[in-house]
Molecule: Bacterial small signal recognition particle RNA
Organism: Planctomycetota bacterium
RNA sequence: GGCCGGGCCCGGAGCACGGGUGGCUCGUGAACCUGGUCAGGGCCGGAAGGCAGCAGCCAUAAGCGAUUCCCAUUCGGGGCAUCGGUGUCCUGGCCGUC
Numbered sequence: 001g002g003c004c005g006g007g008c009c010c011g012g013a014g015c016a017c018g019g020g021u022g023g024c025u026c027g028u029g030a031a032c033c034u035g036g037u038c039a040g041g042g043c044c045g046g047a048a049g050g051c052a053g054c055a056g057c058c059a060u061a062a063g064c065g066a067u068u069c070c071c072a073u074u075c076g077g078g079g080c081a082u083c084g085g086u087g088u089c090c091u092g093g094c095c096g097u098c
Base pairs, nucleotide, nucleotide: 001095002094003093004092005091006090007089008087009085010084011083012082014080015079017076018075019074020073021072022071023070025066026065027064028063034059035058036057037056042051043050044049
C1' cells in the first nucleotide's frame, strides 16, 4: 500500500413487548318524532268484522359502559435478530513493498 472480515456509525424492513384508536362480544339504551305485538279505551259498520293506535312487553338505532381473548390500524425505541450503505475512526487475517 492492496484485498477480505469484524466493531462503531447511518438507513430500510421484520418479530416480540408496551401505549392509543377502531372493530368483534356483553350490558344498558327512544313518553312521542324506530319496528313488532298491541290490554284498556276510540272510530267505522245493522251485524260479521275491520281500522288507527296510548300504556305495557319484546327487539333494536344513536349514545353510554364493561372486559380478557381475537382482528385491524397507529405510535414508541429500550429487547431480538436481519438486509443494505459507505466512512475521517478502531481492530484481526492474508499478500506485496521499504